[in-house]
RNA sequence: AGAGUUUGAUCCUGGCUCAGGAUGAACGCUAGCGGCAGGCCUAAUACAUGCAAGUCGAACGGCAGUAGUAGCAAUACUAUGAGAGUGGCGCACGGGUGAGAAACACGUACAUAAUCUGCCGAGUACUGGGGGAAAGUCUAGGGAAACUUGGAAUAAUCCCGCAUAAGUUCUUCGAGUGGCAUCGCUUGAAGAAGAAAGCCGUAAGGUGGUACUUGAUGAAUGUGCGUCUGAUUAGCUAGUUGGUUAGGUAACGGCUGACCAAGGCGACGAUCAGUAGGGGGCGUGAGAGCGUGUACCCCCACACGGGUACUGAGACACGGACCCGACUCCUACGGGAGGCAGCAGUAAGGAAUAUUGGUCAAUGGGCGAAAGCCUGAACCAGCCAUGCCGCGUGAAGGAUGAAGGCGUUAUGCGUUGUAAACUUCUUUUGUAUAGGAAGAAUGGUCGAGAUUCAUCUCGAAAGCGACGGUACUAUACGAAUAAGCACCGGCUAACUCCGUGCCAGCAGCCGCGGUAAUACGGAGGGUGCGAGCGUUAUCCGGAAUCACUGGGUUUAAAGGGUACGUAGGCGGUUAAUUAAGUCAGCAGUGAAAGCCUGUCGCUCAACGACGGAUGUGCUGUUGAAACUGGUUAACUUGAAAUGGGUUAGGGUUGGCGGAAUGGGUCAUGUAGCGGUGAAAUGCUUAGAUAUGACUUGGAACACCGAAAGCGAAGGCAGCUGACCGAACCUUGUUUGACGCUGAGGUACGAAAGUGUGGGUAGCGAACAGGAUUAGAUACCCUGGUAGUCCACACCCUAAACUAUGCAGACUGGAUGUUGGGCGGCAAUAGUUCAGCAUCUGAGGGAAACCAUUAAGUCUGCCACCUGGGGAGUACGCCGGCAACGGUGAAACUCAAAGGAAUUGACGGGGGUCCGCACAAGCGGUGGAGUAUGUGGUUUAAUUCGAUGAUACGCGAGGAGCCUUACCUGGGCUCGAAUGUUACCGCUAACCUGUUGAAAGAUGGGGUUCCAGCAAUGGAGAGGUAGCAAGGUGCUGCAUGGUUGUCGUCAGCUCGUGCCGUGAGGUGUUGGGUUAAGUCCCGCAAUGAGCGCAACCCCUGUUCUUAGUUGCCAGCGAGUAAUGUCGGGGACUCUAAGAAGACUGCCUCCGUAAGGAGUGAGGAAGGAAGGGACGACGUCAAAUCAUCAUGGCCUUUAUGUCCAGGGCUACACACGUACUACAAUGGUGCAUACAGAGUGAAGCAAGCUGGCGACAGUAAGCGGAUCACAAAAAGUGCAUCCCAGUUCGGAUUGGAGUCUGCAACUCGACUCCAUGAAGUUGGAAUCGCUAGUAAUCGCGCAUCAGCGAUGGCGCGGUGAAUACGUUCCCGGACCUUGUACACACCGCCCGUCAAGCCAUGGGAGUUUGGAAUGCCUGAAGAUGGUGACCGAAUAGGAGCUGUCAA
Repeated sequence: AGAGUUUGAUCCUGGCUCAGGAUGAACGCUAGCGGCAGGCCUAAUACAUGCAAGUCGAACGGCAGUAGUAGCAAUACUAUGAGAGUGGCGCACGGGUGAGAAACACGUACAUAAUCUGCCGAGUACUGGGGGAAAGUCUAGGGAAACUUGGAAUAAUCCCGCAUAAGUUCUUCGAGUGGCAUCGCUUGAAGAAGAAAGCCGUAAGGUGGUACUUGAUGAAUGUGCGUCUGAUUAGCUAGUUGGUUAGGUAACGGCUGACCAAGGCGACGAUCAGUAGGGGGCGUGAGAGCGUGUACCCCCACACGGGUACUGAGACACGGACCCGACUCCUACGGGAGGCAGCAGUAAGGAAUAUUGGUCAAUGGGCGAAAGCCUGAACCAGCCAUGCCGCGUGAAGGAUGAAGGCGUUAUGCGUUGUAAACUUCUUUUGUAUAGGAAGAAUGGUCGAGAUUCAUCUCGAAAGCGACGGUACUAUACGAAUAAGCACCGGCUAACUCCGUGCCAGCAGCCGCGGUAAUACGGAGGGUGCGAGCGUUAUCCGGAAUCACUGGGUUUAAAGGGUACGUAGGCGGUUAAUUAAGUCAGCAGUGAAAGCCUGUCGCUCAACGACGGAUGUGCUGUUGAAACUGGUUAACUUGAAAUGGGUUAGGGUUGGCGGAAUGGGUCAUGUAGCGGUGAAAUGCUUAGAUAUGACUUGGAACACCGAAAGCGAAGGCAGCUGACCGAACCUUGUUUGACGCUGAGGUACGAAAGUGUGGGUAGCGAACAGGAUUAGAUACCCUGGUAGUCCACACCCUAAACUAUGCAGACUGGAUGUUGGGCGGCAAUAGUUCAGCAUCUGAGGGAAACCAUUAAGUCUGCCACCUGGGGAGUACGCCGGCAACGGUGAAACUCAAAGGAAUUGACGGGGGUCCGCACAAGCGGUGGAGUAUGUGGUUUAAUUCGAUGAUACGCGAGGAGCCUUACCUGGGCUCGAAUGUUACCGCUAACCUGUUGAAAGAUGGGGUUCCAGCAAUGGAGAGGUAGCAAGGUGCUGCAUGGUUGUCGUCAGCUCGUGCCGUGAGGUGUUGGGUUAAGUCCCGCAAUGAGCGCAACCCCUGUUCUUAGUUGCCAGCGAGUAAUGUCGGGGACUCUAAGAAGACUGCCUCCGUAAGGAGUGAGGAAGGAAGGGACGACGUCAAAUCAUCAUGGCCUUUAUGUCCAGGGCUACACACGUACUACAAUGGUGCAUACAGAGUGAAGCAAGCUGGCGACAGUAAGCGGAUCACAAAAAGUGCAUCCCAGUUCGGAUUGGAGUCUGCAACUCGACUCCAUGAAGUUGGAAUCGCUAGUAAUCGCGCAUCAGCGAUGGCGCGGUGAAUACGUUCCCGGACCUUGUACACACCGCCCGUCAAGCCAUGGGAGUUUGGAAUGCCUGAAGAUGGUGACCGAAUAGGAGCUGUCAA
């Protein structure tokens, strides 16, 4: 110090989240030790039990008991003296808690000239003499108890008089002096009033008592300033504010009463409501701040809830009293007792917080002369990892890098890991034993000294320790007793395997998980911290995300609709004065602790001790006078006034005008008008529409007219009169800062709307009808009410926008225009003011953009904003006749919402262009029958895959068995095949038996080759055992390879440079041209790559070469005939090599590229025609069943062998084809012309037989030689005559042929017979632009055969049409909009069903707090009366007025 998260990517705005620190914490897992600290944050809830405040016999009366003496005893005396009592002091301290209180409660600084103060210190004076009562006690009672009544006697430092007394108090009269307003201080005179207590001691003396003064301490009161939130709390106040007088108090005071006046407080926030003990400090932060108030210290408040006083120096009193109330307990039911927010402890509450411990040894407190007693204050200990700090759990060596684990590409390697084992060493800690502090000083006793005679100092001996078997030290033993927790996708340090399969789960944010999860769970490994580690909660930080330091408002949230103006804020120039702000010096205060810092003490540290610094503040005082403020005097430049001139759709109110629409009357005139995309509703023969004339009424003002003008804004438009306002210009004149802004306030404020009364031509919400539509409560049409218009009164909102508050100053240019001035003869030239606009600099901005009319640089003031939604909603209040307006939340919910710009994609946006895309044509499909594929259904199985275009005569170029993957049944298990190791053994091959559907099972016979004499070895094959198996099982969404499609569309990119904060752009856009990002020109671009084209193959022309099996012109021979033969290379052809075409030539157009020309030439002309060839990429496109392959699954089976069946099913639906429906035809006879292929398990001539399929026989040919082989359409002749036919051939019956172990399921073909649908096909839809479509046949692959009408090739015959690019589909480029980016098959809005969450309303119901009024009225306060007492005007029961919980 930052990071993650909005997007395909970018910049910005903006929220959410994280990393840090902290805690009186809690929870989970874990845990060796010590030191220091801390420990009910919740129920100020209720409390059992014990303890927490007593002490004094040197104030007093007094005695139980004990001991002793005397006595027989009763008893008496002496010593000591408990308990209880009178009296004194203390109990108002110490300790606890934070309920209440928003206040002089607290903090700070002052004030008391308005006060008191026990004990303590200093000082002055006094302490004389009397009297009285009542406890205890005794006695008689009551009561369960608590307690209480009567009678009798009694002491005091108890109580009461008397005397004395002034420097005390009061009254009156003076004098002096000072101050701070009331006044203070000193002092004189006169009069009056008012005190006391003793005790100890042999004594000296000590210690008390009384009055007064003073100090100290403590307390009380007042004041300035500071001190939370809410305005959806705006007005509050009757003792209220002040005065007079009286009372009361320690004292001032409405503190209280009477009377008088009507004040007092408040937007600088009164009142009300909510919340809260305040401060020193603590946490965090760079600081400013923000949050907080536990422990320690200071102050306050409280003591079961409320009220009240008494005593006292001090209380309205935690462990006192009285009363009311609630609660608990005791009770004999009559009545009583109690108050842990003291220390422990209990219950309850709660996530949660400790022992019913020890000691007064130390420190401190109370009493006492003292010893001493008391002290849950305090000091210690116990419990708790609650926090902070420290220590340890070992150290060194040790590589066969052990075993095991985990991973892996697995005979191996990596990692755990010097880690372990093992060797050596150490002993903090631990255990055992022994020793063992400091904290102890006082005090008392004894002795000595000093002395102010109070006491102090020194010395001696003895004694006092809860903690404490402590700290600490030594010795022995032995690595011995001691490591976990969280995390490992990014942020954020740390990675792999297995399991799981959107399940289980994780998650702080983003987000992981749907079969290869570094994100879930486990493991191995790693990272971080470490006796702790994580989680949760809360605070600060990061957050400049409330911005004082330190933010914003054109479009992201945010400028009020506009003006005037109050308070307030701010304010021109010069001079003087003042000293409030401001600045400086000094003084006081700012407690201690804490923080910071230095030194020191615990072995270090935490912790502690001592010193220093700080304490930004407040107060006083002395100065300064620049700036701000005050006062005074002036000035003119701000502002205003005035004179002169000018301008405009500025406002209000009258008058007038023409055009147009509608209506009325009359006339002309006849059948329609009107309206629309097309119609209809509507009007019209009762005369419309149209045309003409006259007339009526209301509203609005064409042209001029504009980027123009005016106005504060809203807004303002025919002409003209009146009245009113404003601005601008101008050598002037006047005032003299009079100014700017402006919370509240006031006025104005489009349209719509409201009220009352008018008016109403046109238009026109609502409404009606007609259309459109799936519907059409709309858009369109025909009507039409309110309204629109006027007057008056309301409403008060708009995208009231320049989305840009007002005022002032400063900062470059250019152009246009409106109104003035100067100057000029004039100009459209120049210059100077005030406006309205456009462009472009610097500068600014996230960018778009703004740019002297700023969004630039500054000043003053106001308004407003703080994530999105909920919501401008609810509630409350204010305004309004209403409609509604103003003000204006929260719960809950999301991780975004948003701005600008970029690249794409998309648009029933625009521009340009292309394609059998449309159009123009030709022929089909869709209807029929059949074939074939698919879906569906069925089935034991109907194996699997392909599914819009881009699946469906597709994988399959050929399912009877096989194929075959499917089903049923029967078998095999190292397996059907291959490699290899070991053993057996020669059993192998071959022949053969039984069984069986076969596979197989089970038998018999039989024995190979090579080397060697042999033994034996080897080969080969078999068996057994092992290692590798096998799988058409899954995943094409893990993959390779291959393929389809966009698309043979013209695109897709890169280097460098330049532009932009950036994504990105430029290049590749533009102007032309092309089939083409093809080429040319231009250009901040310049070059390049993959594509295009070309290079390759076939066809078309020619030439050269070569002529066999091909060819045959010429020559010769031969045949019935045929290149048949000799020959020939001319031709055709074959197959090698060349040539040829390039807009090259000409004309025209064009800068060029290029285009046009039925041009020339040429076999071919503008890419000559075909093919192969497919850029970056898209579709998670297809294929794990061609093959290969990761992972998973299976192993007597999902492998493998066999038989049979199935893939051929059949209500139906779809695709692709074939054949047809006929005469451009069918049938019969005759007859002509191809190309390309194939052939040995083959093609087969010929001959013979059969109607035929074919059979028999057989020449030739591995082919330019032989064969398949007949080409067909065509042509010629004949026939049929428009019909379900001499069309059509399905279906079916019979008889056959061929292939093959085998044609039942389930082959093809032949013959005879049969002769179905179908007469040109709805909506819709497909192909094709020339040797093409259409039509005709031929061949081949696969193959025993074939379901081929399929596929792939070949040739024959051989058209029509294209005006053109508006439209449909697809595509390319440029541009534009976008809230899309999974990209329009996108995004997204509203209602509704069920369930759930939160909130508002709701007939009501219930309740807390507060306030006011009234009633009753305890204790108590204050008056009246006054039994009784008495010398008494002293006291005072009872009754009673007022106040009062």
Predicted 3D model of a 1445-nucleotide RNA (small-subunit ribosomal RNA) from a metagenome. The prediction has a mean pLDDT of 84.